[in-house]
RNA sequence: GCCACUCCAUCGCUCCGAUCAGUCGGAGAGGAAAGUCCGGACAGCGUAGAGCAUCGUGCCAUCUAACAGAUGGGUCUUGAUCUCGAUCAAGAACAGAUAGUGUCACAGAAAGCUAGACUUCCACGCAAGUGGUAAAGGUGAAAACGUGCGGUAAGAGCGCACGAUCUGUGCAGGCAACUGCCCAGAUGGAUAAACCUCACGAGCUGCAAUGUCAUGUACAUUCUGGUAGGGCCUAGCCCUGAAGAGUUGCUCGCUCAAGCCUUCUAGGCACCAGAAGGGGUAGACAGCAGAGAUAAAUGAUGGAGACCGCCUCAUGGUGGGACAGAAUCCGGCUUAUGGCAAUC
Numbered sequence: 001g002c003c004a005c006u007c008c009a010u011c012g013c014u015c016c017g018a019u020c021a022g023u024c025g026g027a028g029a030g031g032a033a034a035g036u037c038c039g040g041a042c043a044g045c046g047u048a049g050a051g052c053a054u055c056g057u058g059c060c061a062u063c064u065a066a067c068a069g070a071u072g073g074g075u076c077u078u079g080a081u082c083u084c085g086a087u088c089a090a091g092a093a094c095a096g097a098u099a100g101u102g103u104c105a106c107a108g109a110a111a112g113c114u115a116g117a118c119u120u121c122c123a124c125g126c127a128a129g130u131g132g133u134a135a136a137g138g139u140g141a142a143a144a145c146g147u148g149c150g151g152u153a154a155g156a157g158c159g160c161a162c163g164a165u166c167u168g169u170g171c172a173g174g175c176a177a178c179u180g181c182c183c184a185g186a187u188g189g190a191u192a193a194a195c196c197u198c199a200c201g202a203g204c205u206g207c208a209a210u211g212u213c214a215u216g217u218a219c220a221u222u223c224u225g226g227u228a229g230g231g232c233c234u235a236g237c238c239c240u241g242a243a244g245a246g247u248u249g250c251u252c253g254c255u256c257a258a259g260c261c262u263u264c265u266a267g268g269c270a271c272c273a274g275a276a277g278g279g280g281u282a283g284a285c286a287g288c289a290g291a292g293a294u295a296a297a298u299g300a301u302g303g304a305g306a307c308c309g310c311c312u313c314a315u316g317g318u319g320g321g322a323c324a325g326a327a328u329c330c331g332g333c334u335u336a337u338g339g340c341a342a343u344c
Stems, first nucleotide, its partner, number of pairs: 001340003005305007013028006030323001034334002037332005042206004049252005054202005059073005074094001075092007095197002100195002102191003118137002121132004145163006164187005170181004210286004219277001221276007229239004244256003259269004307320005
């Protein structure tokens, strides 16, 4: 990367089409249909959202509707080969440690910001001890950049030479990540799948979404807050009006309603928004598809052939078919698995 047995006949099952009927014709489970991990299409949430929280991603380029995906490259790490400098393969949770906080057990003299004196070394001293040192040794995953020379009482980048790592300017190559070279500066470290910072992105829920029709019933209950004013083209319309309700959490914004009478500071009846409690219904159609069911169909038998394994000199004989079953759809990823081919 490809295949996942093929064809014929008979009967059976589901759907679609034609027919007055009878009947006829056509189609019928995968590369993963699995996992539900990621991205979308689509639908709903009242015109409109914004900020914070929360979550996700994290080298570069390209592909893509998009992706935490694919392809190629860069850097680092690991392994193998070998012509010792290259090649091949694998992996990375691959932004930031000079914004800050935290952690590095035990051992060790010291692992909390420049943190150290156990042995050794040097000077003084009869000795105890005092002072100097961090080169050598010890502990550890990690101990003040490494090697050499000089210097020193003994030592130390203290000085010099050559290097290592990091940062920066410049030059060359590359779309870029980055690579190479010169020069300059610096040199206790690790850790961010620790908190955190930075950049970019994300509304939520999901076909058991949602839409339409039919049937049926009981709100005569409780609680909270309200029914005001104005205008006009006048019996209606418009503006204002919100404790509350409306898309994961919070805040802000936005949107959403209703009045009359009377014996008139009090009553009567009704209405609006929401919360609680209670009651009724569970049916059908759509969503819905070159399979489209709604408890779920895609099967059984017979024959021939192909492929694979074993036996046989051969003809031939014999055996076998894994993982597994669509339910809104599509693009990926991961896992399970039989055979063949290619590469390492």